[in-house]
Context: one part of a larger RNA
Molecule: small-subunit ribosomal RNA, 3' major domain
Organism: Deltaproteobacteria bacterium
RNA sequence: UGACGGGGGCCCGCACAAGCGGUGGAGUAUGUGGUUUAAUUCGACGCAACGCGCAAAACCUUACCUGGGCUUGACAUCCCGAUCGUACCCUUUGGAAACAUGGGGGUCAGUUCGGCUGGAUCGGUGACAGGUGCUGCAUGGCUGUCGUCAGCUCGUGUCGUGAGAUGUUGGGUUAAGUCCCGCAACGAGCGCAACCCCUACCAUUAGUUGCCAUCAUUCAGUUGGGCACUCUAGUGGAACUGCCGGUGUUAAGCCGGAGGAAGGUGGGGAUGACGUCAAGUCCUCAUGGCCCUUAUGCCCAGGGCUACACACGUACUACAAUGGCCGGUACAAAGGGCAGCCAACUCGCGAGAGUGAGCUAAUCCCAAAAAGCCGGUCCCAGUUCGGAUUGGAGUCUGCAACUCGACUCCAUGAAGUCGGAAUCGCUAGUAAUCGCGAAUCAGCAGGUCGCGGUGAAUACGUUCUCGGGCCUUGUACA
Numbered sequence: 001u002g003a004c005g006g007g008g009g010c011c012c013g014c015a016c017a018a019g020c021g022g023u024g025g026a027g028u029a030u031g032u033g034g035u036u037u038a039a040u041u042c043g044a045c046g047c048a049a050c051g052c053g054c055a056a057a058a059c060c061u062u063a064c065c066u067g068g069g070c071u072u073g074a075c076a077u078c079c080c081g082a083u084c085g086u087a088c089c090c091u092u093u094g095g096a097a098a099c100a101u102g103g104g105g106g107u108c109a110g111u112u113c114g115g116c117u118g119g120a121u122c123g124g125u126g127a128c129a130g131g132u133g134c135u136g137c138a139u140g141g142c143u144g145u146c147g148u149c150a151g152c153u154c155g156u157g158u159c160g161u162g163a164g165a166u167g168u169u170g171g172g173u174u175a176a177g178u179c180c181c182g183c184a185a186c187g188a189g190c191g192c193a194a195c196c197c198c199u200a201c202c203a204u205u206a207g208u209u210g211c212c213a214u215c216a217u218u219c220a221g222u223u224g225g226g227c228a229c230u231c232u233a234g235u236g237g238a239a240c241u242g243c244c245g246g247u248g249u250u251a252a253g254c255c256g257g258a259g260g261a262a263g264g265u266g267g268g269g270a271u272g273a274c275g276u277c278a279a280g281u282c283c284u285c286a287u288g289g290c291c292c293u294u295a296u297g298c299c300c301a302g303g304g305c306u307a308c309a310c311a312c313g314u315a316c317u318a319c320a321a322u323g324g325c326c327g328g329u330a331c332a333a334a335g336g337g338c339a340g341c342c343a344a345c346u347c348g349c350g351a352g353a354g355u356g357a358g359c360u361a362a363u364c365c366c367a368a369a370a371a372g373c374c375g376g377u378c379c380c381a382g383u384u385c386g387g388a389u390u391g392g393a394g395u396c397u398g399c400a401a402c403u404c405g406a407c408u409c410c411a412u413g414a415a416g417u418c419g420g421a422a423u424c425g426c427u428a429g430u431a432a433u434c435g436c437g438a439a440u441c442a443g444c445a446g447g448u449c450g451c452g453g454u455g456a457a458u459a460c461g462u463u464c465u466c467g468g469g470c471c472u473u474g475u476a477c478a
Base pairs, nucleotide, nucleotide: 001478002477003475004474005473007472008471009470010469011468012467013466015462016461019426020425021424022423023422026317027316028315029314030313031312032311033310034308035307042053043052064303065302066301067300068299069298070297073128077127078126079124080123081122082121083120084119088105089104090103091102093100094099108118109117110116130292131291133290134289135288139286140285141281142280143279144277146275151190152189153188154187155186156185157166158165159164170181171180172179196269197268198267199266201237202236203235204234205233206232207231210227211226212225215224216223240263243257244256245255246254247253319419323378324377325376326375327374328373329372335366336365337364340359341358345354346353347352385416390411391410392409393408394407395406396405432454433453434452435451436450437449438448
């Protein structure tokens, strides 16, 4: 000087407390451990691994296993030889395919007319290719975490023999090393804040595909008309403790009030200092070293990654009446669409099928929002709760749904009556609850990322638990 203390002081955080809803019990989905297996590819392991890499494992993916093949190779550059039509298209035989084999179609461009140049294929030789092989404890890059915590440093000066100190401590204050005052310090940098984006209010510009107050018109903003309103998307304004009162050291600030759409950082996002964990990643990529080279490389078929006594994590659905079922009826936002989204109509109980209009989209479509509201029914039961499991019949995607897809209909109707010890999230348009969309994608969403609808309770307080910041004290630790 740090680190540590079941030392002290001050302060903060859904850290506790106060509340609301869960997890832990059930069934299923999913990830992991374990076990099994020819293989169940690999990585990730307290917080910070475990719906994680995977924003989609039937083939492919795929790295694993079994079997069949290739050896200058699936891919790149160079050298030599052969063919000039190569490429490409159709096709025969063997084969699971890879591959091997034969037939047909097709007949290049430039040109100094030289098989000269380009281009391509085949064959050969070796230089080489190739490796998701090892090392994240050789590395770059990227990322997690402490933590959006308020800290981390430097120059000059001063003090100290020196390590170092001072500044950065102290008194107030703040979300903040934020600001004020004081002070052997005076300044400065990286962080904080602001500048950026979205959202809340207003003005203005613009008025189609959007909108409709007035006029006419229609089943319908449908058409004429209009751009006031809504909205869209560009430009501006607006909030600064600016104003008033109190308080404070006349300060920084704090408390209350006015006005205001918004008030003291208005709400949300992006933004992550010096560093820590030899944290994670050599399987995104790059890369040193090591290793393989008729194989640890490459191609293919089938299988596996989907196994199942069990254990854990994360979710979904429930156990019902604030509910289930049936009928009627209302209101979103944000997205996506041409190898696409698919209206209307017809058929089917349905998943869907047929036919077919519009839309390269503020125009058309996906599209029904759901919870809600109105009416009916069930009457507390393992039930008209719950839907696992299984049998049968189908639909769709796709070369192909056996291993191993999703969905539909009929039948079946398991556990489950609110969950031990323990444990998680959340402070407001939040929790809870309800549906909608998108990426991935042929098909497959209970996951993920977004969107809006309905919409709470509680916070006395900081003694205690956890984590963190500052000062101080002790130390046989560095």